TPP riboswitch aptamer (THI element) from Paenibacillus mucilaginosus 3016, 101 nucleotides, folded computationally.
RNAcentral records the identical sequence in 2 taxa.
The source organism's lineage runs through Bacteria, Bacilli, Caryophanales, Paenibacillus and Paenibacillus mucilaginosus.
Its mean pLDDT, the model's own confidence on a scale to 100, is 77.
């Protein structure tokens, strides 16, 4: 001490779908939980989880192909456009310098 890796702390960002009588239960997933308000569509709070820049998530998108009981289920689009970062030490390591043989 360029670069790389995982981690910790703090801060921040994010979604909540499908089937079913809104039930039990089932599907996918890291996550589909709980509570409050509302006639309702929903909204808010919160837990857990994921993400902070090349796959969190949103948009394109009433998209394209496949599949399913059904779905944003899988793949493509896609290093697309947008999108939330600082600190700390650890490991690795380029280059340089010094010392010894």
């Nucleotide at each position: 001490u360029a670069g790389g890796a995982a981690c910790a702390c703090u801060a921040g960002g994010g979604g909540u779908g499908c089937c079913g009588c809104c039930a039990a239960g089932g599907c996918u997933g890291a996550g589909a939980g709980a509570g409050a308000c509302g006639c309702a569509g929903g909204u808010c709070u919160u837990a857990a989880c994921c993400c902070u820049u090349g796959a969190a998530c949103c948009u394109g998108a009433u998209c394209u192909g496949g599949g399913u009981a059904a779905u944003g289920c899988c793949a493509g689009c896609g290093a697309a456009g947008g999108g939330a970062a600082g600190u700390g030490g650890u490991c690795u390591g380029c280059c340089g310098u010094c010392c010894g043989c």